[in-house]
Molecule: transfer RNA
Organism: Candidatus Adiutrix sp.
């Protein structure tokens, strides 16, 4: 070159063949304890890898780019 997969929160991931952005740990407060750790509760934190398209409406569908794995040459 050429064919696959993968990208979502600080990390690891989900998102059920298009309409509500999530969970697990992590962080931060509060509770409970003399105190730690554990445990409850609430709370921050994402332009959905990026651009265009299709559509009332895209994490999700098509087309380009990038980037990480990989498998042929």
């Nucleotide at each position: 070159g050429g064919g696959g997969a993968u990208g979502u929160a600080g990390c690891u991931c989900a998102g059920c063949c298009g309409g509500g952005a999530g969970a697990g740990c992590g962080c931060g407060g509060c509770g409970u304890u003399c105190g730690c750790a554990a445990u409850g509760c609430c709370g921050a934190g994402g332009c959905c890898a990026g651009g265009g398209g299709u559509u009332c409406g895209a994490u999700c569908c098509c087309c380009c780019u990038c980037a990480u794995c990989u498998c042929c040459a």